[in-house]
Context: one part of a larger RNA
Molecule: small-subunit ribosomal RNA, 3' major domain
Organism: Singulisphaera sp. GP187
RNA sequence: UGACGGGGGCUCACACAAGCGGUGGAGCAUGUGGCUUAAUUCGAAGCAACGCGAAGAACCUUAUCCUAGGCUUGACAUGCACGGAUUAGUGACCGGAAAUGGUCAUGACGCUCGCAAGAGUGGAACGUGCACAGGUGCUGCAUGGCUGUCGUCAGCUCGUGCUGUGAAGUGUCGGGUUAAGUCCCUCAACGAGCGCAACCCCUAUCACUAGUUGCAAACAGGUAAAGCUGUGGACUCUAGUGAGACUGCCGGUGUCAAACCGGAGGAAGGUGGGGAUGACGUCAAGUCCUCAUGGCCCUUAUGCCUAGGGCUGCACACGUGCUACAAUGGCAUCGACAGAACGACGCAAGACCGCAAGGUGGAGCAAAUCGCUCAAAAGAUGCCCCAGUUCGGAUUGGAGGCUGCAACUCGCCUCCAUGAAGUUGGAAUCGCUAGUAAUCGCGGAUCAGCUACGCCGCGGUGAAUAUGUUCCUGAGCCUUGUACA
Numbered sequence: 001u002g003a004c005g006g007g008g009g010c011u012c013a014c015a016c017a018a019g020c021g022g023u024g025g026a027g028c029a030u031g032u033g034g035c036u037u038a039a040u041u042c043g044a045a046g047c048a049a050c051g052c053g054a055a056g057a058a059c060c061u062u063a064u065c066c067u068a069g070g071c072u073u074g075a076c077a078u079g080c081a082c083g084g085a086u087u088a089g090u091g092a093c094c095g096g097a098a099a100u101g102g103u104c105a106u107g108a109c110g111c112u113c114g115c116a117a118g119a120g121u122g123g124a125a126c127g128u129g130c131a132c133a134g135g136u137g138c139u140g141c142a143u144g145g146c147u148g149u150c151g152u153c154a155g156c157u158c159g160u161g162c163u164g165u166g167a168a169g170u171g172u173c174g175g176g177u178u179a180a181g182u183c184c185c186u187c188a189a190c191g192a193g194c195g196c197a198a199c200c201c202c203u204a205u206c207a208c209u210a211g212u213u214g215c216a217a218a219c220a221g222g223u224a225a226a227g228c229u230g231u232g233g234a235c236u237c238u239a240g241u242g243a244g245a246c247u248g249c250c251g252g253u254g255u256c257a258a259a260c261c262g263g264a265g266g267a268a269g270g271u272g273g274g275g276a277u278g279a280c281g282u283c284a285a286g287u288c289c290u291c292a293u294g295g296c297c298c299u300u301a302u303g304c305c306u307a308g309g310g311c312u313g314c315a316c317a318c319g320u321g322c323u324a325c326a327a328u329g330g331c332a333u334c335g336a337c338a339g340a341a342c343g344a345c346g347c348a349a350g351a352c353c354g355c356a357a358g359g360u361g362g363a364g365c366a367a368a369u370c371g372c373u374c375a376a377a378a379g380a381u382g383c384c385c386c387a388g389u390u391c392g393g394a395u396u397g398g399a400g401g402c403u404g405c406a407a408c409u410c411g412c413c414u415c416c417a418u419g420a421a422g423u424u425g426g427a428a429u430c431g432c433u434a435g436u437a438a439u440c441g442c443g444g445a446u447c448a449g450c451u452a453c454g455c456c457g458c459g460g461u462g463a464a465u466a467u468g469u470u471c472c473u474g475a476g477c478c479u480u481g482u483a484c485a
Stems, first nucleotide, its partner, number of pairs: 001485002003482003007479007015469002019432005026323008034314002042053002065309007074132001078131006089106007109122005134298002137296003143292002145287003148283001150281001155194006161170003174185003200275004205243007215232002219230003246269001249263005325425001329384006342371002346365002351360003391422001396417007438461007
């Protein structure tokens, strides 16, 4: 100087407490361990691995995954040498599971000569050979880059000066204050940098500009109804530019300070709400399978092509979720109100067929115009009457639909039948402080289809509690002890 302490002081955080809802019990989905297997490819491992890489494993993807069949200058790149005038491409046939092997036919481009037929030659391509290619092979403890974590915690440092023999200290401590090393005052310190804050984006109010594809108050026409039409820019909205919030004003407290408390005005008040933004560093943290890259290794194979299988295997254990166990509910009928996305290899309306999944068909739309698109919970009426039920939907049988060469291993959806466990969950444990939790549906990426109940967004309905800091966990500052470095 650090680190540590079942030392001390001060302070903070959904850390506890106060509340609300879960997980742990059931069924299913998904990931992992284990087991099994010819193979169940690889990585991730307390927090910070385990709905993670994977924003889509039937083939492909896909890998040193397995079995089998093949290739060896190679599926791909560049260069050199040689070869022949056919090749490349296209079509047909045979063998094969395919990769691929064999046979036949046809036969491209430039230049020179030539009337033409044709002859010569060149590039690309092809073949042979050589350099080389190739490797998701190893090492993340050789690395770059990127990422997680402490932590959006308030810290981490430097120059000069001063103090100390020196390591080093001071500044950065102290008194207040703050979300903050934020600011004020004092002070052998005076300044500065990286962080904090602000500058950026979204959102909440208003004004101006603009007025179609959006809107419809006034006037007129018109309809069963409808901005439907003329028309209009008022309103909503859209999207560009501005205004607005700064402790600016008032009162009080305070060191004539910083600041705090209360109030006014205001759409908004003390960082208004949310996002992006992550200091010096820590964990030899993660990644050589995104990519790049040193070294090592393979080179008729650890490279390459192909078919089939596997990654989906199941006595079991764990994580993360979904659906429930019901009456604040289930079912039936009626029936209102979003936002944000997406659409041409696409979204697909009205109409017709089907109980339905879906099919036929195709208006319109590169979309504020058309479509996806009926939002659902809510609300109204009726039935159920506390039961393993009109709860719950697993499992299984049958019949269909869709995508796709192909749904056996191994897809999703619909209908009929079947109707399992489950009556609120031990020890333990998680999330959340407001438009939040809880609850309800909608959209998107990936994508032929889908295992999505995942992930990322969007809006609808919409709480309870916190008077506190003793304790648990983590963190910051000061101080103290130490046989530790």